Large-subunit ribosomal RNA, domain IV from a Pseudomonadota bacterium, 355 nucleotides, folded computationally. The organism belongs to Pseudomonadota, within Bacteria. The RNAcentral record of the full RNA draws on ENA.
Context: one part of a larger RNA
RNA sequence: UUCGCCGCUAAGGAACUCGGCAAAAAAGCUGGGCGUAACUUCGGGAUAUGCCCUCCCCCAAUCCAACAAGUUGGGGGCGCAGCGAAAGUCUCCCUGGCGACUGUUUACCAAAAACACAGCUCCCUGCUAACUCGUAAGAGGAUGUAUAGGGGGUGACGCCUGACCGAUGCGAGAAGGUUAAAUCUGCCGGUCAGUAUUUUAUUGUUUUGCAGUAAAAUACUGGCUGAGUGGACUAAGCCCUCGUCAAUGUCAGCCGUAACUAUAACGGUUCUAAGGUAGCGCAAUUCCUUUCCGGGUAAGUUCCGGAGCGCACGAAAGGCGUAACGACUGGGGAACUGUCUCGGCGGCGAGCUCG
Numbered sequence: 001u002u003c004g005c006c007g008c009u010a011a012g013g014a015a016c017u018c019g020g021c022a023a024a025a026a027a028g029c030u031g032g033g034c035g036u037a038a039c040u041u042c043g044g045g046a047u048a049u050g051c052c053c054u055c056c057c058c059c060a061a062u063c064c065a066a067c068a069a070g071u072u073g074g075g076g077g078c079g080c081a082g083c084g085a086a087a088g089u090c091u092c093c094c095u096g097g098c099g100a101c102u103g104u105u106u107a108c109c110a111a112a113a114a115c116a117c118a119g120c121u122c123c124c125u126g127c128u129a130a131c132u133c134g135u136a137a138g139a140g141g142a143u144g145u146a147u148a149g150g151g152g153g154u155g156a157c158g159c160c161u162g163a164c165c166g167a168u169g170c171g172a173g174a175a176g177g178u179u180a181a182a183u184c185u186g187c188c189g190g191u192c193a194g195u196a197u198u199u200u201a202u203u204g205u206u207u208u209g210c211a212g213u214a215a216a217a218u219a220c221u222g223g224c225u226g227a228g229u230g231g232a233c234u235a236a237g238c239c240c241u242c243g244u245c246a247a248u249g250u251c252a253g254c255c256g257u258a259a260c261u262a263u264a265a266c267g268g269u270u271c272u273a274a275g276g277u278a279g280c281g282c283a284a285u286u287c288c289u290u291u292c293c294g295g296g297u298a299a300g301u302u303c304c305g306g307a308g309c310g311c312a313c314g315a316a317a318g319g320c321g322u323a324a325c326g327a328c329u330g331g332g333g334a335a336c337u338g339u340c341u342c343g344g345c346g347g348c349g350a351g352c353u354c355g
Stems, first nucleotide, its partner, number of pairs: 002350008011341002015339001020336001029088001031053004039044001041156001055077008078082001091334007098326002103115002119154007131140003157321004162251003167248002169244005176239003183232005188226018252270005279313001280310001291307005
């Protein structure tokens, strides 16, 4: 000199930094007294914040049957300091976002705004229940019975939850259309048997002829059969008709118009199943964008309030609020500090060097 841990540091005090990360710190110990805001679901918020006291001796009162201890009041004493040490623990305030809350989670990079949750809602299920496991027997559901069980969504609470059933899904329906295998049946093909006719070969008979036998062809009848072809009879389904959005989902465009200008309550027109209601809004959503106005700062792309022209919020993939809560996240402040201006000094240990 480098690294690790620790202690101190003039003046300043977040100027550091993505960010007070880390460190420091008043104060407190469910000690006592006083006192305590907004807001609120009246429970909280709350140990809010804040101020004072704390040791020893004496006296009195109170308590007690009495003493002691405790409590209250008065007087006195000492120290820099009276929870007089040590150890451990621990900031506070203002204002937004998200999630109501306690809880759960990526064992080993994420603890959260994610999951769950009570509450709300929809669907299924009448019991041999639905549903799940199993090929089955069977088992769970449940020794339960719709105030029960299963599944989906939303997520305390408050105020609410708008329009659309055209598409998709689901439920109900049945007049008509379409529609499978199977069954019946027609034709065609294959095969077997029989009959008839013809031809050929052969045998018998007195030659023609006739009769018998064998083969082939054709026709007919019957049986069996075909992955051939037509018809009849038809189920669910689909087409069809209704219903249903806390089912999947969707929720327009153009043009003009008021006696300054601007804007458009208003009108016209096209399309649609219907054209986004309440509330909120540059937002965990806003591209343009560091939007515009106001606040805070000397100075503010962040923050808070307001505006709305919402590229591309919006109502249970819930909308908007909300006390309490949060190792969540944004902004500001008090206190405090080596985070910094900007370093310095010291202790212990390691590296390193020497032995």